The part of an RNA shown here (small-subunit ribosomal RNA, central domain) has 345 nucleotides and comes from an uncultured bacterium. The coordinates come from a structure-prediction model, not an experiment, and the mean pLDDT is 88. Its Rfam family is "Bacterial small subunit ribosomal RNA".

Context: one part of a larger RNA
RNA sequence: CUGGGCGUAAGGGCAUGUAGGCGGUCUGGUAAGCCUGGCGUGAAAGUCUGCAGCUUAACUGCGGGAAUGCGCUGGGAACUGCUGGGCUUGAGUGACGGAGAGGGAGCUGGAAUUCCUGGUGUAGGGGUGAAAUCUGUAGAUAUCAGGAAGAACACCGAUGGCGAAGGCAAGCUCCUGGCCGAUGACUGACGCUGAGGUGCGAAAGUGUGGGGAUCAAACAGGAUUAGAUACCCUGGUAGUCCACACGGUAAACGAUGUGCACUAGGUGCUGGUGCGGUAGUAUCAGUGCCGGAGCGAACGUGGUAAGUGCACCGCCUGGGGAGUAUGCUCGCAAGGGUGAAACUC
Numbered sequence: 001c002u003g004g005g006c007g008u009a010a011g012g013g014c015a016u017g018u019a020g021g022c023g024g025u026c027u028g029g030u031a032a033g034c035c036u037g038g039c040g041u042g043a044a045a046g047u048c049u050g051c052a053g054c055u056u057a058a059c060u061g062c063g064g065g066a067a068u069g070c071g072c073u074g075g076g077a078a079c080u081g082c083u084g085g086g087c088u089u090g091a092g093u094g095a096c097g098g099a100g101a102g103g104g105a106g107c108u109g110g111a112a113u114u115c116c117u118g119g120u121g122u123a124g125g126g127g128u129g130a131a132a133u134c135u136g137u138a139g140a141u142a143u144c145a146g147g148a149a150g151a152a153c154a155c156c157g158a159u160g161g162c163g164a165a166g167g168c169a170a171g172c173u174c175c176u177g178g179c180c181g182a183u184g185a186c187u188g189a190c191g192c193u194g195a196g197g198u199g200c201g202a203a204a205g206u207g208u209g210g211g212g213a214u215c216a217a218a219c220a221g222g223a224u225u226a227g228a229u230a231c232c233c234u235g236g237u238a239g240u241c242c243a244c245a246c247g248g249u250a251a252a253c254g255a256u257g258u259g260c261a262c263u264a265g266g267u268g269c270u271g272g273u274g275c276g277g278u279a280g281u282a283u284c285a286g287u288g289c290c291g292g293a294g295c296g297a298a299c300g301u302g303g304u305a306a307g308u309g310c311a312c313c314g315c316c317u318g319g320g321g322a323g324u325a326u327g328c329u330c331g332c333a334a335g336g337g338u339g340a341a342a343c344u345c
Stems, first nucleotide, its partner, number of pairs: 004316003007299002011313001013200004020193003024087007032080002034076008048064006090190001091187003095183001096181003102176007109153001113149008124135002161168002205246006215239001219235004257312006265290011294301002318345003327338004
């Protein structure tokens, strides 16, 4: 190379899209690929094969075949390509409806928490397995009234919805993206995938400025313990929140790449549509459970495939060493990306 794979060794965190690869249907042309004939070449020796010569063999000689290739020339036109014309089922546009925590900005609300002020009131409160640190007669805890601040939005709430993924949840307004259904007007293959590239990307973290109620790495104290740099308790700073910028990772998971087609059923839920007075039934899109054939090492999966196929990309090749070293590159840094070997079992 051929080949085998990727739910558990192996799917890129997700998208967009460049090059490239692949590409519906009918028809005309062309003849690059493709098929076929002829000619030339493909040195000899060797290999294969027939025969012959040394007694045989090795060895040698003669003939044949082969040399899967390349070039020139003639023919073919199914398929691929190229080119011309057409089509509507793929893809898209418009019109008509629909659901939604999709995104951004602004405004508003109530409950809770902490703090502050005042009233009532008196000896405890808090915390734990039990305690103590802590807090309180300078009046706490409790309770009532008023005020301030920040953060998060109980119930609804779901096996629910939306989003490409990360993710998204109080209410209202404005701006804005996508999706679904029914009808069938329009465009006429405009498609799929996608190395690089580019964008998005939880939490923690970083820079500058703000904010700071709660919670809380670090830290301090109290306990526990043989010790206790922990688990428990009392405190508590970064951070948690906002704006802008960086970072670019994750059990970024369905541990399952994207798209298309085909292949038993049953039963829920969500959003449409048709028929139907309700019930129900059919159908499209999604989301669950069970399950047949098939697949699978098993577990399981099973129209939301891990079944049967096609197209394209990414990735894997025993464990450790190691996601380390080194080089390159990105970053303010932390660190990220790429990524070995010796050695060892």